The RNA shown here (transfer RNA) has 72 nucleotides and comes from Candidatus Melainabacteria bacterium HGW-Melainabacteria-1. Its mean pLDDT, the model's own confidence on a scale to 100, is 83. The source organism's lineage runs through Bacteria, Bacillati and Candidatus Melainabacteria.

RNA sequence: GGGCGUUUAGCUCAACGGUAGAGCAUCUCGUUUACACCGAGAAGGUUGUAGGUUCGAAUCCUAUAGCGCCCA
Numbered sequence: 001g002g003g004c005g006u007u008u009a010g011c012u013c014a015a016c017g018g019u020a021g022a023g024c025a026u027c028u029c030g031u032u033u034a035c036a037c038c039g040a041g042a043a044g045g046u047u048g049u050a051g052g053u054u055c056g057a058a059u060c061c062u063a064u065a066g067c068g069c070c071c072a
Stems, first nucleotide, its partner, number of pairs: 001071007010024004018055001026042005048064005
């Protein structure tokens, strides 16, 4: 220098162009003498960034940044 993959909640990951979710973690309540386990609920996201297409974009297109792999 070229190519491919990846970036979404604190962490690990989902999500046909049509309300952004799960597990773990955190908080509250129940349960217990108490703790743990268990049960119920809550909070937590400008979907890496900036543009474009579209009635509508995490998803499609372009540029760019970080990370990983391969080639030179």